RNA sequence: AGAACAUGACAGGGGCGCCUUGUGGCUGAGAUGACGGAGUUUAUCCGCGGUCCCUCUAACCUGAUAUGGGUAAUGCCAACGUAGGGAGCUUAUGUUAUAUACCGU
Numbered sequence: 001a002g003a004a005c006a007u008g009a010c011a012g013g014g015g016c017g018c019c020u021u022g023u024g025g026c027u028g029a030g031a032u033g034a035c036g037g038a039g040u041u042u043a044u045c046c047g048c049g050g051u052c053c054c055u056c057u058a059a060c061c062u063g064a065u066a067u068g069g070g071u072a073a074u075g076c077c078a079a080c081g082u083a084g085g086g087a088g089c090u091u092a093u094g095u096u097a098u099a100u101a102c103c104g105u
Base pairs, nucleotide, nucleotide: 001100003096004095005094006093007092008091009090010088011055012054013053014052015051016050017026018025019024032049033048035047036046037045038044060085061084062083067078068077069076
């Protein structure tokens, strides 16, 4: 909290980082493919496949080419953050009130 939770179905929303010696290392749920197209000497956009997460108990984005700490380096940690935005409050089955989920210690 009071129809809540779990597992599915269909529908949808996101992320795929950093690097030192590379059949490698760090954090993590995950950290993309010698894929295609546009664009053009610029590292940006669109798409397809894969993978992981999330659908208001919210994944993720913005602020951010920012702030403090730390590292080989990176949101790695903290703050920002009671911030702003953000996709089903769908349906089926099962379980349950001494249960279950969430939060705190």
TPP riboswitch aptamer (THI element) from Candidatus Colimorpha enterica, 105 nucleotides, folded computationally. The coordinates come from a structure-prediction model, not an experiment, and the mean pLDDT is 75. The same sequence occurs in records of 2 taxa.